This is a predicted structure of a 117-nucleotide RNA (SAM riboswitch aptamer (S box leader)) from a Bacteroidota bacterium.
NCBI's taxonomy places the organism under Bacteria, Pseudomonadati, Bacteroidota.
The prediction has a mean pLDDT of 75.
RNA sequence: GAUUUAUAAAGAAGCGUGGAGAGUACAGGCUCUUUGAAGCGCUAGCAACCAGUCCAGAAGAAGGAAAAAAGGUGCUAAAUCCUGCUCCUGGCAAGGUGCCAAGGAGAGCUAUAAACC
Numbered sequence: 001g002a003u004u005u006a007u008a009a010a011g012a013a014g015c016g017u018g019g020a021g022a023g024u025a026c027a028g029g030c031u032c033u034u035u036g037a038a039g040c041g042c043u044a045g046c047a048a049c050c051a052g053u054c055c056a057g058a059a060g061a062a063g064g065a066a067a068a069a070a071g072g073u074g075c076u077a078a079a080u081c082c083u084g085c086u087c088c089u090g091g092c093a094a095g096g097u098g099c100c101a102a103g104g105a106g107a108g109c110u111a112u113a114a115a116c117c
Base pairs, nucleotide, nucleotide: 001117003115004114005113006112007111008110013043014042015041016040017039021032022031023030026084027083028082029081044076045075046074049072050071053065054064055063085106086105087104088103089102090100091099092098093097
């Protein structure tokens, strides 16, 4: 890096360094930011994907639980910050169709985990 599967409205921050950007990329919006962005380091925390523990079980299956110790990752502004494509509902105009913004569903993109190449 590719593929597959799962998850993504919950949750959790300070300090140091750094010095102007950041929110994946593109576009539009919006937001954060010199009251100090990104990045890096330290400490703390969250979660429960892997592993572990406990329950239950014929089972190393599926399932459930937690004050989840020690471990592998991840995460710690805002819904994956929102929209972008399709469908449904609604409204308006119109013969097939178009427009609008609101709600819902899905896809896509992205991120993370696990497996595999």